[in-house]
Context: one part of a larger RNA
RNA sequence: UUGGGCGUAAAGGGCUCGUAGGCGGUUUGUCGCGUCGGGAGUGAAAACUCAGGGCUCAACCCUGAGCGUGCUUCCGAUACGGGCAGACUAGAGGUAUGCAGGGGAGAACGGAAUUCCUGGUGUAGCGGUGGAAUGCGCAGAUAUCAGGAGGAACACCGGUGGCGAAGGCGGUUCUCUGGGCAUUACCUGACGCUGAGGAGCGAAAGCAUGGGGAGCGAACAGGAUUAGAUACCCUGGUAGUCCAUGCCGUAAACGUUGGGCGCUAGGUGUGGGGACCUUCCACGGUUUCCGUGCCGCAGCUAACGCAUUAAGCGCCUCGCCUGGGGAGUACGGCCGCAAGGCUAAAACUC
Repeated sequence: UUGGGCGUAAAGGGCUCGUAGGCGGUUUGUCGCGUCGGGAGUGAAAACUCAGGGCUCAACCCUGAGCGUGCUUCCGAUACGGGCAGACUAGAGGUAUGCAGGGGAGAACGGAAUUCCUGGUGUAGCGGUGGAAUGCGCAGAUAUCAGGAGGAACACCGGUGGCGAAGGCGGUUCUCUGGGCAUUACCUGACGCUGAGGAGCGAAAGCAUGGGGAGCGAACAGGAUUAGAUACCCUGGUAGUCCAUGCCGUAAACGUUGGGCGCUAGGUGUGGGGACCUUCCACGGUUUCCGUGCCGCAGCUAACGCAUUAAGCGCCUCGCCUGGGGAGUACGGCCGCAAGGCUAAAACUC
C1' cells in the first nucleotide's frame, strides 16, 4: 500500500505470438444498463454532532433533530460511457506495381591461410622470450619447391552501412521461405492497442547419443618469473570449440530506456523508395515517406544528460520498485538426465 516512481540512485519482464481482462475512430437512430435530478420506503438501539433539559457544576443521564455518505422502488433527463440496429473511411488489413537487404532453412561449390603426410633441393640449427629454458632437429628439422589429406573460418569490399521481434546474421551459386518500404487510393469497413495466465523463440557455457577434430584451447604437465607463483610469459595439451538429433533457458539477453497512438523549433550526414526541376548520361537541386547517426531550441532532469529514434507534452495497457546485509538464499511447489532454473521468505543485524 494513499501515493511516488523505474537511462545512471531500488525498479522495464531476454524477445515475440496470443487467451481472459482493460482500453478503443467518425456518424445516425433506438434502449435507458452505467450516469444525473426528484419522490417514497428502509437504513434497530446505543455511540457521535447540534439544540434543549435533569442530578448544586461536571462526568453521567433524558428529550428532540441531525448523522447513518447505503439499499430497494417509482417518476424524469439522455450530453458522456454502454447495449442493439444502420452508415462512413482518416485507424487496421488486403489487391496491384515496383524496390532494398549478412532475415531464416537445406544443398552444392571456391580460393587464401594454418597443420599433417609423401617426394625434391639443402645443412645445422629452429623455435620462443624482457632475457631464457622446457620443446623440435644429423633417424636430416627450420627454410624452399611440388604433390596429397583434412578440418574450421570466410581477408579485401566493410561503412555510428544493411536485415531481423530479440538472441543474432557476412565467400559464391541454386532451391524453399518469413518480414519490411514506397506508389496507387481499387477492395474490406474499426476488423484496433495492450496483454495476467499460456505457448513459441532464445548468445555463450554446459548435458545426452552418434560422428568429426586443422587451428585454438579450460583442466592438466613441463619450463620460466618470484620470498612463494596452485597466476600473468613460454613449450605442449584433454574436454570443448565443428556437424546431426534432443535437452538446458540463463547473460552487462544493455539503448542498463516495455509496447501502442497523437502532439511539440531546427541544422547536418548516411541507407531504401517516390515526385518535380535540371541534364546527352552520370552528377546535381528542391520536396516527400520509411530507416539509421551526430549537433541543437523549448521543455524535462538531482546532475550527467535526453531532446520528432524524448528521458518533452498527453492518453491506453502490461511488467516491476518500496533502506543495507541476511538472500535471489532456506523451506515448499513446478521444471530439468544432471548442472541447475523459475517462484520466494523469516529470524537476526546495522